[in-house]
């Protein structure tokens, strides 16, 4: 310096045009003498900017960041 791939909640992911879901984690609360298991409810999230479009997590572009390769 060129290419390609990733980037969603504390971790780990689904979702790839039309109300962002999931497990484990966290808080509350039943049960319990007390905890842990277990039920029930709960909050938390699209890497940043722009664009297309009635509508963008999703489709271009730059831009961080991380991984591959190539000279």
């Nucleotide at each position: 310096g060129c290419g390609c791939c990733u980037g969603u909640a504390g971790c780990u992911u689904a979702g790839c045009g039309g109300a962002a879901g999931a497990g484990c984690a966290c808080c509350g609360g039943a049960c319990u003498c007390c905890g842990g298991a277990u039920c029930c409810g709960g909050g938390a999230a699209c890497a940043g900017g722009g664009g297309u479009u009635c509508a963008a997590u999703u489709c271009c572009c730059c831009u961080c960041a991380g991984g591959c390769g190539c000279u």
Predicted 3D model of a 71-nucleotide RNA (transfer RNA) from a Candidatus Desantisiibacteriota bacterium. Its mean pLDDT, the model's own confidence on a scale to 100, is 83. It matches the Rfam family "tRNA". The family's RNA type in Rfam is transfer RNA. Rfam links the family to the GO term triplet codon-amino acid adaptor activity.